């Protein structure tokens, strides 16, 4: 000096003059209550002064959780997450440390990383894509064909018939080594062996299986051991664990106003025992039988926002259309809160001690415009320079970004002009 | 603030064991007419909203953005 990585940290300052919003304090005024008659209190407008006022993402609303309602949320089915392994959390898909695998020369980085038994897929090409199979090739041992060649026998020449050896690649057959196909071809490679061949045999290295060993464990190593049959689960699915449901428009309190309206649905029921009461029916003191009101039981039916059972309730309850109100207060801003110290842990993180209080309203405020400086970007010119590359100064001109709290947390993801720091890998020069 | 759905030719829509991109209208062009319409042939037109992942292979599975379009307030 160049070319990365990985981890924080800022994201304009400053002053001036006008604005917004909340909250305390004073004053002025309107209203309204109360009473000891000129003071309290309440709410409103409204001036001053003091005090606070957006984020690293407030986004997205993707996770997960506090809190509030349902039933203090219990069983299974469905139905949804999640998935190497151990820690950490209120919890979580987060986050820390390790394993494995995969990119880099390297600091480092990425990994939906559990199971292929059972269904299911695998278009085109290709011989063959679960279960056997052979296009080109290779071989032709073996058994036939066909051509010569020697021997031998029949036979009068042509010829013919036996056996040995060679050639042919012709048919049976062998074989998967090599080319070809594909995303993916039945363990790689090498050496023996063979007609050619092949785990057919051996040596290494892949893979199972089993034992020891060391790790809490994912796993690693090591021996011994079997010739070794695929891939996809972000496809059905299996295995393990988590998850009842819905959301601050949840939810509670007062206040106002309207038609407790119409239409569809299901219920308003049925048995037994007891008390009470009976005008009408039969019979009459008693009673049949009615009515009510307790218990109990079924049967329906509500009450969870997917269903069944448990469990609650028994007079209403869904659903659609219509009507009215668009007001005030709480939740709701002290919290798994923030800093600083100490300790405990490789670390995320936890524990103890001191301290700070820091937006919050209502369709919703924190802006604006000017001067100085910051920074970045273009640079007329000027100056250095071997008058080349280059490198300083520098008027001036544009630019500063993504974005905008809404019950709150912790988390991921996305957007984000420019900068600052800390470590660390590579190259390359020089000492 | 909070819940659900949807994006495929110009403009209405299919589109499932993941391998072919496709209907109807609408355009162009030709034929039929003396001429339009009507019919008939042909035909052209596609970042499947985008990016990224699994997979040999993606409209279709999965993740992440953008965009549009619903619904949700209390009271009797």
């Nucleotide at each position: 000096g160049g070319a990365g990585a990985a981890g924080g940290c800022c994201g304009g300052a400053u002053g001036a003059u006008c604005g917004c919003c909340c909250g305390u304090u004073g004053g002025a005024u309107a209203u309204c209550c109360g009473c000891u008659c000129g003071c309290g209190g309440g709410u409103g407008u409204u001036c001053a002064a003091u005090g606070g006022g957006a984020g690293g993402a407030a986004a997205g609303u993707c996770c997960g959780g506090a809190c509030u309602c349902u039933a203090c949320a219990g069983g299974g089915c469905a139905g949804g997450g999640c998935g190497c392994u151990g820690g950490g959390u209120a919890a979580c898909a987060c986050c820390c440390a390790g394993g494995c695998g995969g990119a880099g020369c390297g600091a480092u980085c990425c990994g939906a990383c559990a199971c292929c038994g059972g269904c299911g897929c695998a278009a085109c090409a290709g011989a063959a894509a679960g279960c056997a199979u052979a296009c080109c090739g290779c071989c032709g041992a073996u058994g036939g064909c066909c051509c010569g060649u020697g021997c031998g026998g029949g036979g009068a020449u042509a010829c013919u018939c036996g056996c040995a050896g060679g050639g042919g690649a012709u048919c049976a057959g062998g074989c998967a080594a090599g080319g070809g196909u594909g995303a993916a071809a039945c363990g790689g490679c090498g050496g023996g062996g063979u007609a050619a061949g092949a785990g057919c045999c051996c040596a290494c290295c892949g893979c199972g299986g089993u034992c020891g060993u060391g790790g809490u464990g994912a796993c690693a190593c090591g021996g011994c051991u079997g010739g070794c049959c695929g891939g996809c689960a972000a496809g059905c699915g299996u295995c393990g664990c988590c998850c009842g449901g819905a959301g601050c428009a949840a939810g509670g309190c007062c206040a106002a106003a309207u038609a407790g309206g119409a239409g569809g649905g299901c219920a308003u029921c049925c048995c037994g025992a007891g008390g009470c009461u009976c005008g009408a029916c039969c019979a009459u003191a008693u009673g049949g039988g009615a009515g009510u009101c307790u218990c109990g039981g079924a049967a329906c039916g509500g009450c969870u926002g997917g269903c069944c059972c448990a469990g609650c309730c028994g007079a209403g309850c869904c659903u659609u259309c219509g009507g009215g109100u668009a007001g005030g207060c709480c939740g709701c801003a002290c919290g798994a809160a923030g800093c600083c110290c100490g300790g405990g842990g490789u670390a995320a993180c936890c524990c103890g001690g001191g301290u700070u209080c820091c937006a919050g309203a209502g369709a919703a405020a924190u802006g604006a415009u000017c001067a100085u400086c910051c920074c970045c970007g273009u640079g007329g010119c000027g100056g250095a320079g071997u008058c080349a590359a280059u490198c300083c100064g520098a008027a001036a001109c544009g630019g500063g970004a993504c974005a905008g709290a809404a019950u709150c947390c912790g988390g991921c993801u996305u957007a984000u002009a420019g900068g600052c720091c800390u470590u660390c890998u590579c190259c390359a020069g020089c000492g | 603030g909070g819940g659900g759905c949807u994006g495929u030719g110009g403009c209405g829509c299919a589109g499932u064991u993941g391998g072919g991109a496709g209907c109807g209208c609408g355009c162009g062009u030709g034929a039929a007419u003396g001429g339009c319409a009507u019919u008939c042939a042909c035909g052209a037109g596609g970042u499947c909203g985008c990016c990224g992942g699994u997979u040999c292979a993606a409209u279709c599975c999965c993740g992440g953005c953008c965009a549009g379009c619903u619904c949700c307030a209390c009271c009797a």
Two RNAs folded together computationally: RNase P RNA and transfer RNA, 507 nucleotides in total. It holds a member of the Rfam family "Bacterial RNase P class A". Rfam's curators write: Ribonuclease P (RNase P) is a ubiquitous endoribonuclease, found in archaea, bacteria and eukarya as well as chloroplasts and mitochondria. Its best characterised activity is the generation of mature 5'-ends of tRNAs by cleaving the 5'-leader elements of precursor-tRNAs. Cellular RNase Ps are ribonucleoproteins. The coordinates come from a structure-prediction model, not an experiment, and the mean pLDDT is 78.